[in-house]
C1' cells in the first nucleotide's frame, strides 16, 4: 500500500425494507424463620456521518474499530 469481513443492553446472541427478540446479568416484588432455588413484572442495545425509500438493523457510500489474506 491493496482485497475481504465483523461492529445489535453490562456479556453473549437472532432479527433477508414495516413497532428490535431471546440467554446470562441488573432492579423490584412474590415466595422463606433468613439465605439460596423457583416464579411474575421492569429498565436497558442497532459503531458514527451522507444517501436510495413512504418507510433502512436489513440497500449504497464513506469513516472510525478490530480481524483474516495478498504484497
Nucleotide at each position: 500500500g491493496g482485497a475481504g469481513g465483523u461492529a445489535u443492553a453490562g456479556u453473549c446472541u437472532a432479527a433477508u425494507g414495516g413497532u428490535a427478540g431471546g440467554a446470562c446479568g441488573a432492579c423490584a416484588g412474590a415466595u422463606u424463620g433468613a439465605c439460596a432455588u423457583u416464579c411474575u413484572g421492569u429498565a436497558a442495545a442497532c459503531a458514527g456521518g451522507a444517501g436510495u425509500u413512504c418507510g433502512a438493523u436489513u440497500c449504497u457510500c464513506c469513516u472510525u474499530a478490530c480481524c483474516u489474506c495478498c504484497a

Transfer RNA from a Candidatus Micrarchaeota archaeon, 71 nucleotides, folded computationally. Its Rfam family is "tRNA". NCBI's taxonomy places the organism under Archaea, Nanobdellati, Microcaldota. The coordinates come from a structure-prediction model, not an experiment, and the mean pLDDT is 84.